[in-house]
This is a predicted structure of a 77-nucleotide RNA (transfer RNA) from a Planctomycetota bacterium.
Lineage of the source: Bacteria > Pseudomonadati > Planctomycetota.
Its mean pLDDT, the model's own confidence on a scale to 100, is 82.

RNA sequence: GCGCUUGUAGCUCAGCCGGUUAGAGCGUCCGCCUGAUAAGCGGGAGGUCGGUGGUUCGAGUCCACUCAAGCGCACCA
Repeated sequence: GCGCUUGUAGCUCAGCCGGUUAGAGCGUCCGCCUGAUAAGCGGGAGGUCGGUGGUUCGAGUCCACUCAAGCGCACCA
């Protein structure tokens, strides 16, 4: 330098062929339960979907550019 993969909640990950409210587990907070913990049960908060622009009635999903991480190839007196 070229190509490929990945990027979604604090962490690990889903999200079918674009479709209207973006989810799960763990963690966290509150409550129930207990003499008190743990476990269990119920509920809540938490998201610019890496960034910018574009296509579309509509984008996490499609396109372009770009950033970061990883892998492969090439180059390297």